[in-house]
Transfer RNA from Candidatus Planktophila sp., 72 nucleotides, folded computationally.
RNA sequence: UGCCCUGUAGCACAACGGUUGUGCAGUUCGCUGUUAACGAAUUGGUUGUAGGUUCGAAUCCUACCGGGGCAG
Numbered sequence: 001u002g003c004c005c006u007g008u009a010g011c012a013c014a015a016c017g018g019u020u021g022u023g024c025a026g027u028u029c030g031c032u033g034u035u036a037a038c039g040a041a042u043u044g045g046u047u048g049u050a051g052g053u054u055c056g057a058a059u060c061c062u063a064c065c066g067g068g069g070c071a072g
Stems, first nucleotide, its partner, number of pairs: 001071007010024004018055001026042005048064005
């Protein structure tokens, strides 16, 4: 320098162009001698940034930024 993959909740990851979700974690409550475990409810997102296409973008296109890989 070129090419490929990747970036979504605190963490690990899902998500046909049509209401951003699951597990863990957090908070509250229940359960009991207490803790743990268990059960219920609940909070939390500028979907890396900036543009574009579209009635509508996490998703498609472009540039840039971060991470990983390959080639030189």

The prediction has a mean pLDDT of 82. The sequence is in RNAcentral, with records from ENA. It matches the Rfam family "tRNA". It is annotated as a transfer RNA.